[in-house]
This is a predicted structure of a 1465-nucleotide RNA (small-subunit ribosomal RNA) from an uncultured Phycisphaeraceae bacterium. The coordinates come from a structure-prediction model, not an experiment, and the mean pLDDT is 85. It matches the Rfam family "Bacterial small subunit ribosomal RNA".
RNA sequence: AGAGUUUGAUUCUGGCUCAGAUUGAACGCUGGCGGCAUGGUUAAAGCAUGCAAGUCGAACGGAUCCGCAAGGAUCAGUGGCGGAAGGGUGAGUAAUACGAUCCAACGUGCCCUGAGGUAGGGGAUAGGCAUGGGAAACUGUGCGUAAUACCCUAUGAUCUCUACGGAGCAAAGAUUUAUCGCCUUGGGAGCGGGGAUCGUCCUAUCAGGUAGUUGGCGGGGUAAAGGCCCACCAAGCCUAUGACGGGUAGCAGGUGUGAGAGCACGGCCUGCCACAUCGGGACUGAGACACUGCCCGGACUCCUACGGGAGGCUGCAGCGACGAAUCUUCCGCAAUGGGCGAAAGCCUGACGGAGCGAUGCCGCGUGUGGGAUGAAGCGGCUUUGCCGUGUAAACCACUGUCAGGAGAUAGAAACACUGAUCAUCUCCAGAGGAAGGGGCGACUAACUCUGUGCCAGCAGUCGCGGUAAGACAGAGGCCCCGAGCGUUAAUCGGAAUCACUGGGCUUAAAGGGUGCGUAGGCGGACUCGUAAGUGUCGUGUGAAAGCCCACUGCUUAACGGUGGAACCGCACGGCAAACUGCAAGUCUCGAGGAAGGUAGAGGCCGGUAGAACGAAUGGUGGAGCGGUGGAAUGCGUAGAUAUCAUUCGGAAUGCCAAAGGUGAAGACAGCCGGCUGGGCCUUUCCUGACGCUGAGGCACGAAAGCGUGGGGAGCAAACAGGAUUAGAUACCCUGGUAGUCCACGCCCUAAACGAUGCGAACUGGACGUUGGGAUCAAUUGAGAUUUCAGUGUCGAAGCUAACGCGUUAAGUUCGCCGCCUGGGGAGUACGGUCGCAAGACUGAAACUCAAAGGAAUUGACGGGGGCCCGCACAAGCGGUGGAGUAUGUGGUUUAAUUCGAUGCAACGCGCAGAACCUUACCUGGUCUUGACAUGUCGAGAACUUUCUAGAGAUAGAUUGGUGCCUUCGGGAACUCGAACACAGGUGCUGCAUGGCUGUCGUCAGCUCGUGUCGUGAGAUGUUGGGUUAAGUCCCGCAACGAGCGCAACCCUUGCCCUGUUUUGCCAUCAUUAAGUUGGGAACUAUCAGGGGACCGCCAGCGAUAAGUUGGAGGAAGGUGGGGAUGACGUCAAGUCAUCAUGGCCUUUAUGUCCAGGGCUACACACGUGCUACAAUGGACGGUACAAAGCGCUGCGAAACCGCGAGGUGGAGCUAAUCGCAAAAAACCGUUCUCAGUUCGGAUCGCAGGCUGCAACUCGCCUGCGUGAAGCUGGAAUCGCUAGUAAUGGCAGAUCAGCAUGCUGCCGUGAAUACGUUCCCGGGCCUUGUACACACCGCCCGUCACAUCACGAAAGUGGGUUGUACUAGAAGUCUGUGCGCUAACCGCAAGGAGGCCACGGCCCAAGGUAUGACUCAUGAUUGGGGUGAAGUCGUAACAAGGUAGCCGUAGGAGAACCUGCGGCUG
Repeated sequence: AGAGUUUGAUUCUGGCUCAGAUUGAACGCUGGCGGCAUGGUUAAAGCAUGCAAGUCGAACGGAUCCGCAAGGAUCAGUGGCGGAAGGGUGAGUAAUACGAUCCAACGUGCCCUGAGGUAGGGGAUAGGCAUGGGAAACUGUGCGUAAUACCCUAUGAUCUCUACGGAGCAAAGAUUUAUCGCCUUGGGAGCGGGGAUCGUCCUAUCAGGUAGUUGGCGGGGUAAAGGCCCACCAAGCCUAUGACGGGUAGCAGGUGUGAGAGCACGGCCUGCCACAUCGGGACUGAGACACUGCCCGGACUCCUACGGGAGGCUGCAGCGACGAAUCUUCCGCAAUGGGCGAAAGCCUGACGGAGCGAUGCCGCGUGUGGGAUGAAGCGGCUUUGCCGUGUAAACCACUGUCAGGAGAUAGAAACACUGAUCAUCUCCAGAGGAAGGGGCGACUAACUCUGUGCCAGCAGUCGCGGUAAGACAGAGGCCCCGAGCGUUAAUCGGAAUCACUGGGCUUAAAGGGUGCGUAGGCGGACUCGUAAGUGUCGUGUGAAAGCCCACUGCUUAACGGUGGAACCGCACGGCAAACUGCAAGUCUCGAGGAAGGUAGAGGCCGGUAGAACGAAUGGUGGAGCGGUGGAAUGCGUAGAUAUCAUUCGGAAUGCCAAAGGUGAAGACAGCCGGCUGGGCCUUUCCUGACGCUGAGGCACGAAAGCGUGGGGAGCAAACAGGAUUAGAUACCCUGGUAGUCCACGCCCUAAACGAUGCGAACUGGACGUUGGGAUCAAUUGAGAUUUCAGUGUCGAAGCUAACGCGUUAAGUUCGCCGCCUGGGGAGUACGGUCGCAAGACUGAAACUCAAAGGAAUUGACGGGGGCCCGCACAAGCGGUGGAGUAUGUGGUUUAAUUCGAUGCAACGCGCAGAACCUUACCUGGUCUUGACAUGUCGAGAACUUUCUAGAGAUAGAUUGGUGCCUUCGGGAACUCGAACACAGGUGCUGCAUGGCUGUCGUCAGCUCGUGUCGUGAGAUGUUGGGUUAAGUCCCGCAACGAGCGCAACCCUUGCCCUGUUUUGCCAUCAUUAAGUUGGGAACUAUCAGGGGACCGCCAGCGAUAAGUUGGAGGAAGGUGGGGAUGACGUCAAGUCAUCAUGGCCUUUAUGUCCAGGGCUACACACGUGCUACAAUGGACGGUACAAAGCGCUGCGAAACCGCGAGGUGGAGCUAAUCGCAAAAAACCGUUCUCAGUUCGGAUCGCAGGCUGCAACUCGCCUGCGUGAAGCUGGAAUCGCUAGUAAUGGCAGAUCAGCAUGCUGCCGUGAAUACGUUCCCGGGCCUUGUACACACCGCCCGUCACAUCACGAAAGUGGGUUGUACUAGAAGUCUGUGCGCUAACCGCAAGGAGGCCACGGCCCAAGGUAUGACUCAUGAUUGGGGUGAAGUCGUAACAAGGUAGCCGUAGGAGAACCUGCGGCUG
């Protein structure tokens, strides 16, 4: 410090996720030792038991005990001090708290330090004794007693009050000779009480709150100021700088994280506060409204004799409960501290320690050195060589931490005594007792095998798993950390993802619809003053601990000690005066006014004009009109449409007219008049900062819509009808109502858009245009330059993610306002405000996803555009589709009908040929190292004859035969037998593969290097202008070159030449039946080698180019014809059954052999062919002309036989020699005469032939007979552009035989192409895109099912709280006195005072009524989210097939449709 994730790729925006640190943690696996910390975060819910606050006999009387006594010990009670500290917890509390800093009107036991005093009397009472009540708790009565308990008197420096004369107030003694106490009163320390300022969470879907409320006067009360309380008076006080209300929460020092600023937190420790079962109350006291005190009320628990009582672990342990989860009913007062005491001492669950828990931090160990045979084992690979674990182990040498055992005492204590606990030292034995957890696809360090087969499972995100998983599970290996390691939860970080530091708003989320203006914020120039802000210096404070630094103590560290720094703050004082503020004075450039001009659809009101439209009346006229893609509904002989005249009506204003003008925006358009707002220009006369922005507020605000009343021509939601359609609640058509118009009143929203808030300043220009001014020029007219104010286009710098913006900024700055923070849920719900309603404004959450999105790029696609090709269409010729048949396929059937190929690009395809074989299939019968290969061992030559059984494979007999090489050991080939390695598989996977092939497509494309442009994907080149069959060539150009393709080179064919002459040829000369022979080498032909064609020549066109059109010449003319040749790639195209091959499966079978059957089935459907339907023909007879092939397991002549298939025959030929071999259409004759025929030949019968071991299933051919369908073929569809189509035959491969198929060959030999609108396919450019699996794409809504959270709901049940009334315990205060009464007064009666009782004010719980808020629940209901391949449609994305979207209104199963206005996205 970043990384992963949206896309085919890019960039930006933006969320989600990860790597880090941390924790009072928990869970999983594992676990040796020690130190230091830490441990109920949940039920402030409830608690058994024990302990946690006592002490003093030197305050007091006494009781008991000991002692001879003196005296001592223990103890209940009175009395004193302490139980207000220490300890716990965080419920409440948003300010009566806390923190920081200040302040004045206070108190203070014990402690320190001063001053003064401590005299004289008195009456009770507990305990005790006696006697009662009660279950108990407890309590009554009588007698009697002490004090440092209580009371009176005296004195009283001081103190308090004061009218300044005075008045009032005190004490206690004890033990013993020295103190401790007591009383009054100063000062102090420490502590406490009170007040002020500032700070201190969320919520405005809480906006008004408040009657003791705010203030005053006078009282009361308190230690003390004060409405703290009371009476009276006034009507204030708080609040958008957030009152009041609601929710949540103890606050701080600090802690975690972070570079910091911040953010989150407040456990341990420290300070403060609050609380002590819940609520109320006071008493005592220096201090409490009191955790282990009192009284009362409530709830709960316990005891009870039922009458009544008792209790409070949020002290330490401990218990159950709750919970993911948190310890011992331990030891000790030795240390530190506290209470009491003169002290000894007692008490102390504070504290010091130990125990339990890896809960955290820190330290140590589990050995160290050597040791290669690179051991064994394990694992992996497979090229079987080896490699890994790995110096690891064994083995050798050594050490002794920790744990274990035995023993010792200097320390924790600078006093005496005292050690709960811990530490330390010495010795012994022995490598012995001590390693795991997680991970290994990327992020992220670390890889293989096996198993599994979208299963089981993993997962933080992206995502893995559907038979070769580095992602699941196991294993080996490796990586990380290590007594721990992972997971989960949580906080900060990364996140600049709430942005103060440090973000944004045209299109990604985001500018308010527009203005006016309040508060607020900000504000021109100069001078002087002030000192609030600001700067600087100083003082005080900012507790300690913590953090940081230095030093230091535990062997180190954690931990601790000492000091420093820091605590960024607050308060006060001094100084400065630039800037801001404030005060005063002045100025004119901002702003405004005045004067003079000026443009305009600016607004409101009234009047008026013409065109168009519709209607009415009348005329003319006579059959249609209207409407559409085409129609129909509709109108019309009752006279429409059309046309003329007249009249009526409402709405809107053509041309001018424009990137034009005006207005704040919405918006505004005939003409005239009236009223009226604002702007601009000029002058530089006046005012003198009067300004900018603007939360709330107020006003305006298209269309639709609403209310009332008018109006209503046209148009037109709804509605009706007609069409279209699968449907058509639409698009189209015919009608048509609200509405559109007017007046008044509402509504307040739009894609209210420049998707761009307002104001100001600054920053190159060019070209228009509107309004005004100035200068120049000018005879007229037009003009030139310049300056203000608008409005446009293009562009510098700059900015921007890009697109783009660019003086009218989206540039550079300032001021103010509004708004945004992932997508969906949702602009929804609830609440509130407004509205007549529709609805508007404000505006969430649960839940869910890992994206949603902007701009640009490359493709693909479009019922987008342009250009251009192709038998693509068109123009033609001939077919298919109908018939019969052949063949292939589907389907069906079957024991099997083996398998594969399946749109084009499967279907006369693999198959260039299934009777057996082939053959893979079925049935049955065999074999198991096998039909085939290699290796080992043994035997035998190999081989061969015959017979038997069997369907055969096979089995059993049987005959002949002893070979070749040799170094004489043996070896090679072959056969048989045995066992094991193995063979075998047309078994699966073409979606694991190689190779081969098809297809787009013989289409003209596909790329690269360097350079340049762009942040980048990419672009450029390859686009453009021409041209071509062509990315072919030329020109231009930030490109220049190059490669694979194109073309050419290759084969063939067409012309010529040269050479070659046999088996071919024959013009001339002989010869023959015959090129038969002599001969010839001219011609044809053969095989070689050359030539020829290149837009080369001429002319036109063209940029003078490339090229193109025409012509000449030429056998051939613009790639001459044909072939071979198939770029980068696409289709997971085809093939595991040609072959090869990974993996899987099988191994007496899925292998092998054999016989028979099947692949040939047959209701049917499709493809491809053949033959036909006839006269351009059939039949018969005659005559003629090929090319290319093939032949020894062969072709097979002549001759003879047969009607024929064929047979006999065997010449010749290893082929330019012989044979197949007859070419057929054609041509010449004859016949048939339009018919199911002399067409057509299927089917069937009979008789034959050939091949073959064998033609039954299941071959081909011949003859005779039979003579089916069919008379040119619906929708649809195929081929072909010239030697082509069509038509005719010939040959070959395969092959024993089998050809309508296939591959070739030659003969005869056309028609048509205007042209590119349309269909199909393709190429280039461009455009749109929400597609990228790429339109066979994407995607919307209803409905159905499942599930989740939420809203509404008659209500129901809780909680909190307001108001009103009632009630009134305990208690303070107060009033009164039926009563009782020791101290003082009084001779007494009595009084003062006290107790007690009753009344009153206040008041807790409780009760009643009525509200508010909130939580839960609720039949039913509403939408929403998510789900596998459900249903209906097709709304959107392309012109998405009716452009889409926004607002509004109506309608409709649904997406949606339609009207009105708006936007261009």